Molecule: small-subunit ribosomal RNA
Organism: uncultured bacterium
RNA sequence: AGAGUUUGAUCCUGGCUCAGGAUGAACGCUGGCGGCGUGCUUAACACAUGUAAGUCGAACGAAGCACUUAUCUUUGAUCUUUCGGGUGAAAAGAUCUGUGACUUAGUGGCGGACGGGUGAGUAACGCGUGGGAAACCUGCCCUAUACCGGGGGACAACAGCUGGAAACGGCUGCUAAUACCGCAUAAGCGCACGGGACCGCAUGGUUUUGUGUGAAAAACUCCGGUGGUAUAGGAUGGUCCCGCGUCUGAUUAGGCAGUUGGCGGGGUAACGGCCCACCAAACCGACGAUCAGUAGCCGACCUGAGAGGGUGACCGGCCACAUUGGGACUGAGACACGGCCCAAACUCCUACGGGAGGCAGCAGUGGGGAAUAUUGCACAAUGGGGGAAACCCUGAUGCAGCGACGCCGCGUGAGUGAAGAAGUAUUUCGGUAUGUAAAGCUCUAUCAGCAGGGAAGAAAAUGACGGUACCUGCACAAGAAGCCCCGGCUAACUACGUGCCAGCAGCCGCGGUAAUACGUAGGGGGCAAGCGUUAUCCGGAUUUACUGGGUGUAAAGGGAGCGCAGACGGUAAUGCAAGUCUGAUGUGAAAGGCAUGGGCUUAACCUGUGGACUGCAUUGGAAACUGUAUUACUGGAGUGCCGGAGAGGUAAGCGGAAUUCCUAGUGUAGCGGUGAAAUGCGUAGAUAUUAGGAGGAACACCAGUGGCGAAGGCGGCUUACUGGACGGUAACUGACGUUGAGGCUCGAAAGCGUGGGGAGCAAACAGGAUUAGAUACCCUGGUAGUCCACGCGGUAAACGAUGAAUACUAGGUGUUGGGGGACACAGUCCUUCGGUGCCGUCGCAAACGCAAUAAGUAUUCCACCUGGGGAGUACGUUCGCAAGAAUGAAACUCAAAGGAAUUGACGGGGACCCGCACAAGCGGUGGAGCAUGUGGUUUAAUUCGAAGCAACGCGAAGAACCUUACCAAGCCUUGACAUCCCCCUGACCGGCGCGUAACGGCGCCUUUCCUUCGGGACAGGGGAGACAGGUGGUGCAUGGUUGUCGUCAGCUCGUGUCGUGAGAUGUUGGGUUAAGUCCCGCAACGAGCGCAACCCUUAUCCCCAGUAGCCAGCAUGUAAAGAUGGGCACUCUGAGGAGACUGCCAGGGACAACCUGGAGGAAGGUGGGGAUGACGUCAAAUCAUCAUGCCCCUUAUGGCUUGGGCUACACACGUACUACAAUGGCCGGCAACAGAGGGAAGCGAAGCCGUGAGGCGGAGCGAACCCCAGAAACCCGGUCCCAGUUCGGAUCGCAGGCUGCAACCCGCCUGCGUGAAGUCGGAAUCGCUAGUAAUCGCAGGUCAGCAUACUGCGGUGAAUACGUUCCCGGGCCUUGUACACACCGCCCGUCACACCACGAAAGUUGGAAACACCCGAAGCCGGUGGGAUAACUGCAAAGAGUCAGCCGUCUAAGGUGGGGCCGAUGAUUGGGGUGAAGUCGUAACAAGGUAACC
Repeated sequence: AGAGUUUGAUCCUGGCUCAGGAUGAACGCUGGCGGCGUGCUUAACACAUGUAAGUCGAACGAAGCACUUAUCUUUGAUCUUUCGGGUGAAAAGAUCUGUGACUUAGUGGCGGACGGGUGAGUAACGCGUGGGAAACCUGCCCUAUACCGGGGGACAACAGCUGGAAACGGCUGCUAAUACCGCAUAAGCGCACGGGACCGCAUGGUUUUGUGUGAAAAACUCCGGUGGUAUAGGAUGGUCCCGCGUCUGAUUAGGCAGUUGGCGGGGUAACGGCCCACCAAACCGACGAUCAGUAGCCGACCUGAGAGGGUGACCGGCCACAUUGGGACUGAGACACGGCCCAAACUCCUACGGGAGGCAGCAGUGGGGAAUAUUGCACAAUGGGGGAAACCCUGAUGCAGCGACGCCGCGUGAGUGAAGAAGUAUUUCGGUAUGUAAAGCUCUAUCAGCAGGGAAGAAAAUGACGGUACCUGCACAAGAAGCCCCGGCUAACUACGUGCCAGCAGCCGCGGUAAUACGUAGGGGGCAAGCGUUAUCCGGAUUUACUGGGUGUAAAGGGAGCGCAGACGGUAAUGCAAGUCUGAUGUGAAAGGCAUGGGCUUAACCUGUGGACUGCAUUGGAAACUGUAUUACUGGAGUGCCGGAGAGGUAAGCGGAAUUCCUAGUGUAGCGGUGAAAUGCGUAGAUAUUAGGAGGAACACCAGUGGCGAAGGCGGCUUACUGGACGGUAACUGACGUUGAGGCUCGAAAGCGUGGGGAGCAAACAGGAUUAGAUACCCUGGUAGUCCACGCGGUAAACGAUGAAUACUAGGUGUUGGGGGACACAGUCCUUCGGUGCCGUCGCAAACGCAAUAAGUAUUCCACCUGGGGAGUACGUUCGCAAGAAUGAAACUCAAAGGAAUUGACGGGGACCCGCACAAGCGGUGGAGCAUGUGGUUUAAUUCGAAGCAACGCGAAGAACCUUACCAAGCCUUGACAUCCCCCUGACCGGCGCGUAACGGCGCCUUUCCUUCGGGACAGGGGAGACAGGUGGUGCAUGGUUGUCGUCAGCUCGUGUCGUGAGAUGUUGGGUUAAGUCCCGCAACGAGCGCAACCCUUAUCCCCAGUAGCCAGCAUGUAAAGAUGGGCACUCUGAGGAGACUGCCAGGGACAACCUGGAGGAAGGUGGGGAUGACGUCAAAUCAUCAUGCCCCUUAUGGCUUGGGCUACACACGUACUACAAUGGCCGGCAACAGAGGGAAGCGAAGCCGUGAGGCGGAGCGAACCCCAGAAACCCGGUCCCAGUUCGGAUCGCAGGCUGCAACCCGCCUGCGUGAAGUCGGAAUCGCUAGUAAUCGCAGGUCAGCAUACUGCGGUGAAUACGUUCCCGGGCCUUGUACACACCGCCCGUCACACCACGAAAGUUGGAAACACCCGAAGCCGGUGGGAUAACUGCAAAGAGUCAGCCGUCUAAGGUGGGGCCGAUGAUUGGGGUGAAGUCGUAACAAGGUAACC
C1' cells in the first nucleotide's frame, strides 16, 4: 500500500466482499510446562448455609472466675498427752476486705456515613473542565490562647410479680458514670443598638471601640499523663452557584401556573419559589424549547498516517442505587447495603392471636443463558475501626484453587547418516515423491520425574504463601503436536470416489462421467499449545469528504421571482481590542501512552526520571487582517436628464381570409373516405357552384437559431393605462451591495366550482373496417373540454436535464438594439456598450463534450445527492371542494443497477454494388405408373449412421449365402487373430471314412530342415496365466478427414501515429475492377494469408518422331479392303516451342487506373473448362473407414455355424426413370457419322444352332494391332389419323436363358399372351446465359450375377437477359440499439401456484408517562386542650419545658375516570418481493413495425 466482482472488451460512477488490528468473548477439534493478568456482558431474578463491624473494664454499676485479708462453720495431717484432751498444718464451705493489663450481658464513648458491591434510574450542573462562595459546614488530627468550680435528679443492668407459642414485653422496687440537668465564671465568642479607620465588582467585608444581653466543661490515673470545655487559625472532607462541553428523532413546534419576577416572611450550615401570603404577567423556544427513544459520566481502552470513529470490562476519580415506593430519627457527617418506621410484593416461622427476612459484600445454590471460578488459607505484609497499650475485628487486602480466557517465555531434541531401504501415493511403467525424513551411529538434558540443599519478602520478634522461588545431583530421547487451508483474491496439486446428486461457498462462483472448488488419500502451504469458526468495533471506505467528494448525460440545481432573519461584503484614516498572534502564571490527579534508565535468567510484568497531556482560566503586550465606533471617498449600487428598439402586461374597439350552419338560385347522381373498403350524407335534390346572412374561434404571407419577459409564456390592426431592459450624459445620494432557510407572489396543459359561450377540433362513447383477437393504430360521427368572466388547484422531459452574483482568462465569423470615429459617403471600414447564435486555443472533463452566454480560473450565499428494487409507496401531519399535492420511511430482497465510448451482430434504418437472386426465356418437379431413399407403422429382427439450406438414387463404386454389424437356434472359452512360458508330436499341406441342419466332433493314411547329437529352427496339438477380442458408449474428451457460408473478397501483422483505455488508423475517401484489381488522395509506411498468375486440359500454328496410326504421290493387289512394298506430305498420336500483352489506333476519363469502339488475329480484354477453398462460423458430420483417451463386457456386449432379416406395408415426403403422343409410334431402307474407355479367374472374333435371351466354338489380343462394338437421335420411303389409340407400358399368366453350392422368401434377361393409371398435372417449387439448356445414345467403376443410380464420353443443338423496384444470399460505408448464447436476441404486465415480510381492518389485549377526583399509612411541620410529667423557678398553688392524645397541611401505595402515546394480536383485505422450464397476449429496445417519453 491494495485486491475481487457490472462488460464480448474498455474507461468511469457506484455498491457489495476480502486481506489487518482488537475483545471480559462463545463454539468445534486438539492440548506439555511456567510467569503475569483476567473471569455473570444475560434475570437491579430468587436465595439454603457460613461469614463480611466492631472495640474500649484506663468512663460506669453489676455478675462470674482466680488470688488474697479477716472472721465463722465442718473435716482434721503432725506433734504431744495425765488418754479426758491439747496443738492445730492443710482442705472444703459461708461472710467480709483487697487485687487482677482475667471474661462481659447492660449503661456510656468512638466507629457502624469508611472500606466492599452494582449500574436499575439519570440527557441532569449528573459528569468533564475552568472559576466563584463578601452565601457555607467540617468529628477524629495539628498550632495557639483561656478554663475545668460547685451541685442535683434519674434510667438500664439487677430483684420480685406478670403477659406471650415466639418475637418481644408490662408493672413495682434499688443503683453507678466521661449518661442527663441547673448554677457559678467568660480571655475570647454570638446577638441588638451606636461611633471611627481601611478595603471591595454589587449586596457588602475587615478592624477598632462603647452599652446591653446570651451560652461552657468530666473525669480517670501507675502522678508521667490521658481526657473534657470555649475561641481563633490550619489541614482534611463536604455543600451550593456559574461559564463552556456532553447521543438520536421535527413523521415531537409550541411549552409552562410556583410557572417568570418582585415585596414580606418561613426554612436551611448556607444562597435561592426551596416553601408560604400578596402583587405583576412574565419566562423558555428554529442557536431546537417541550415530548419521545436510548444511555451512568470521565481518566482512559480499541482502531486510524492523522483528523476522526467505536467502547466505558479490569485499574483510578465522580455520581446514583441497596427487594419496590414513601418517610424521618440519630449524628460532625445519612434521609443510612449488613439502622428505624410505614405501605406493597415475595419467602419463612406460628399454638392462627401474631412475628421474622432482604447476598447489586465474600464464597455458594437454583434459575436465565452461547457463556463466566472455591461454601479455600491468613491477618505474615499493606491499609482501616476501636483502644493509652497489649490486643481484638477486618471475605478490604495478601495468597492459594479452577478455566489455553488473554499476553509473554520455554520445550517436544541436536549432529551425522543414500542401499536414496521398506511402506504409501502416483506413473508415460523408465521413473518420481514422501526423503536425511526414518533406521543406524555419536551427543545433550531445557521442561516434566526422583533426591538433597533452600531464601528474600521482616526495622528486635512474628511468614498464610511454602519445603514455594532458586541452586545442586541422578537416569532415560525417553513423557510432550495439533489445527486450518491448497480455483482466483491468497502462500500451497495430484489420484480416486461422486455425477446439478451428495455437498461447498467470505465475494466471484464450483458440482449435469476425466471436479487442482464436493468427500477421501498422498503431497504441499500457513500458524503453532494452539488453530479455525461465529459475534462485535475501527480500518481499508476520499463510501458523509474539517483534513478530504460531488450535482449537463452516472444519485443530485428548488418551476420562477421578491424578500425578513442569517451568512458574506468596495476605498482611505483614526480609536478600541471581541476574534487573532505572542510572553508569563495557575491548572490539566494518580495510573495509562511516549522517550530513556532500573528490577525479576529474558519477555510479558513491575518501577525511577523526563517530556507530553494539542485544553481551560488569569494576566502583560502587538494592532496587519476580521470585528466594532467615528470621519471621509466614488469605482459597486441607485436617482435625475436626453434618446431610440420590442409578439412585455391589462382593458376597450375594429378588420379580412377560411371552416361550419341557415336562406335563395343553378344543377344531377352521386358525394365522402381508404392500403382496399364500409359505416355516413344524398332523388325529401346532396357533393359542386353563385348570392345573401348568422356565429364562434384562430390571426396565412411578413417570420428570421429575429425580438420581449424572472420563469410559465407572448404574434392581425388601433387607442388608453402600465412594467422592465438598453444607449448617451456625469448633475445628485454615498456601500444604500450579493445571496437568501422559513415566508409571500407568479406559475403550461389537463382538472374542479359558478355563470356565459360553443364554429372548428376532440378524451369518453357509438358505428364501420383491420385482425386469430383489436376494448388500438385507419375511417364516419360525437359529448365533456378547448373560448370568456370570477375563483380553486400548484404540477410537467416547468430542459440549456446546466441555481444566483462578481472578477479574470487567445481568437474568428454571423445576427439584433444603440453610440462614437474615418473615408473615395445609396456605401465601406475602424471602434464601443447591451443581447442572441456558430466554430475554436488554453484549461476542464470518465468520455461525449464545454469553451467570455464555461461544464475554465477564483470568491460568496442558497438548494440538493450518497447502490438497485421495495417507493415517491405506507403511516402520520399540513394544504385542497375533489382529483390530488407537499413532507416522506421501514421490513424484505439483489450483487449489481447505471454513464460514456469501442468492436461486432441485428433492424419491417439509409446509400452503393454483386450473384440464374429477381425479371426475360427454355425445360422440369408437384398429378400417373414404376424404381430408389427416408419417415412412420409392423416385426423375433426389420442392424447402424445422416436431419433446413449443407439428411432423404446419402455412407452403400452394386444385402440371394458371404457381406452383416440385426434376430432365432446350436456350439467354443487363452479363444477366429498377436506376443511370451511349459509339455508332447513331427509335421503343415494333402487324401479317405463316420457323423451333424451346419460348424464343432471322431478316426485312418502319408509326411520336414540344420546340428558340435546336448539341442535348435519351424509347424501342429495340449496346458497355466499375463492377455486377446468388442461395428459396445461418449463426434459434447480427441486426431485425421469432410460439408457449409463461398471461389464470397475478404482476414490479419510489424513499425509509426492518435486515444487514459477497449480500440482506431493502415483496410476509410474519389474513381475503377470479376477481385482489398489497379490508380489518385490521405499519418501512415510496409508486409503476410487470400485474388490474380504459375499447373492440367481445350482452341491455332511451328519443329521433332512416325508404329499397332495415316495413304497425297509411285508400285503390287483384292469381290472389296493401307492388305503389301514404300513413304510420312496430310489426319492423328506425343515430346518441345510459338501465340494474347490493352501490345497498336481513336474517343472518354484527371495527362491516371480503367472503360467504349476499331484494326490485325485461330483466339481480345480472365478465350472456354478444371485443379486450387484465406482468417474463421456452425460444440456442423463421422468413435461404423482408420487412429485414439476414458468408461463398460470378459463361459460374453467376444468367437463359430445354420436359417431368417436388412427386400415387411393402411400411409407421408424427397430424388430419378417411363409416359401421356403426330417435332410422334411402328415397319423397311441407308452396315450413315463419334468420342472416351475396358479386357487374362479377362475381352472373346469368324462360323454354326436358336424367334430370342443365349448355346456350341475358340481365331486374335496383356492391346493406337485383337475383342467388347451394332452408336443412337439423324436421313429416305411406307403406315397409323387424334382415339385411352398401332400412344403408354404397369400388373399378371405360361414357357425359357444366364450367373452362382443355392435364384422360395429375394437376381437379371428372352419369347408369347394380358394391357392398369396416365390426355401435360392445385397451392407451391427446381435447373439453366452457349457448344449452355434441351435431347440422343456410348463407355467405365462396383461386380459371379444384378442400375432407371453414379462417374465420364461424344452427337444434334436453341430461346432470352429491358433492367435492379421487389424476393433470397453476399460485400463495403453509414445510422440506431436496453442485443453480445448476438433478433431463433432482449423483454413487459395481468392471471394461476408456493413462500416471505409489510400496510389497512370490526375489534381484542398489554405497557409506560401525564392529568382530574376519591381514599390516605408512617412521618416532619403547624395548631390544640379538660391528659401525663424526676431535675429548673416557686414557701405553696402553680409555671416553664417535655411526653402522649386529638385536629390540620403535605404525602407513598391504592381506587375511579376520560384522553393522548407505544407495542402485541385479529376474520378479512391491499399492494410488494422472491421462486429452471405454467397461461394470455407483445407494451419497450431497430423507424421495435402507430417514434419514444413526462